[in-house]
RNA sequence: AAAUCAUCAAGAGCGGUGGAGGGACUGGCCCUGUGAUACCCGGCAACCUACUUAAAAUCUUUAGUAAGGUGCUAAUUCCAGCAUUCCGGAAAGGAAUGAUAGAUGAGAG
Numbered sequence: 001a002a003a004u005c006a007u008c009a010a011g012a013g014c015g016g017u018g019g020a021g022g023g024a025c026u027g028g029c030c031c032u033g034u035g036a037u038a039c040c041c042g043g044c045a046a047c048c049u050a051c052u053u054a055a056a057a058u059c060u061u062u063a064g065u066a067a068g069g070u071g072c073u074a075a076u077u078c079c080a081g082c083a084u085u086c087c088g089g090a091a092a093g094g095a096a097u098g099a100u101a102g103a104u105g106a107g108a109g
Stems, first nucleotide, its partner, number of pairs: 004106005013041001015040003021031003025081004042073003047069002049066004054061002077101001082098006
C1' cells in the first nucleotide's frame, strides 16, 4: 500500500490548553467568540487481546469478566447523491430495500 470479512438507529464532560474554523467529497442543512477544528484529561463501547465458562476429536463456537492494542465521544455514517419497487392521475413530493462512497476494527498473500 492493499484483496477480503464484520459493524455503522445505542453509548460517552456545564473540565483544561488554545484561538477559527468545522461537519470526508458534491448539494442541502447545521455546529461554531455562550468559543469550533486540534491537543490534554475525563468518559463510552467492547473490534482485537487476556482470563473464566459450556459444547466440540480438532478447527471452532456459547456465555461472561477485565480493559493491554485500536476506536469513538453534535445531529442515524446529520440528510441526499446511484438503482429498483411502492404511494401519488402526472408533476412536485414522500416511503422501503439494495448498491456506491465513507468510517472503524481485523487483516491472508
Predicted 3D model of a 109-nucleotide RNA (SAM riboswitch aptamer (S box leader)) from Halanaerobium saccharolyticum subsp. saccharolyticum DSM 6643. Of the family's consensus pairs, 97% are formed in the model. NCBI's taxonomy places the organism under Bacteria, Clostridia, Halanaerobiales, Halanaerobium, Halanaerobium saccharolyticum subsp. saccharolyticum. Its Rfam family is "SAM riboswitch aptamer (S box leader)". Rfam describes the family as follows. The SAM riboswitch is found upstream of a number of genes which code for proteins involved in methionine or cysteine biosynthesis in Gram-positive bacteria. The SAM riboswitch acts at the level of transcription termination control. The predicted structure consists of a complex stem-loop region followed by a single stem loop terminator region. An alternative and mutually exclusive form involves bases in the 3' segment of helix 1 with those in the 5' region of helix 5 to form a structure termed the anti-terminator form. Its mean pLDDT, the model's own confidence on a scale to 100, is 81.